[in-house]
RNA sequence: GGCGAGAUAGCUCAGUUGGUUAGAGCGCGCGAUUCAUAAUCGCGAGGUCGGGGGAUCAUGCCCCCCUCUCGCUA
Numbered sequence: 001g002g003c004g005a006g007a008u009a010g011c012u013c014a015g016u017u018g019g020u021u022a023g024a025g026c027g028c029g030c031g032a033u034u035c036a037u038a039a040u041c042g043c044g045a046g047g048u049c050g051g052g053g054g055a056u057c058a059u060g061c062c063c064c065c066c067u068c069u070c071g072c073u074a
Base pairs, nucleotide, nucleotide: 001073002072003071004070005069006068007067010026011025012024013023019057028044029043030042031041032040050066051065052064053063054062
């Protein structure tokens, strides 16, 4: 340089044919339980869906450009 995959919560990841509430586990905070801690259970906070533009009534999802990460190849 060429080709491909990926970027969504603090971390690891889902997200169906584009359709209206953006989720799970872990972690964090509060509470219950316990003499206390752990474990367990309940509740809650936390998101510019990498950046910009476009198509659409409507996009995490489609198109274009850019940035970054990983793999294959020369």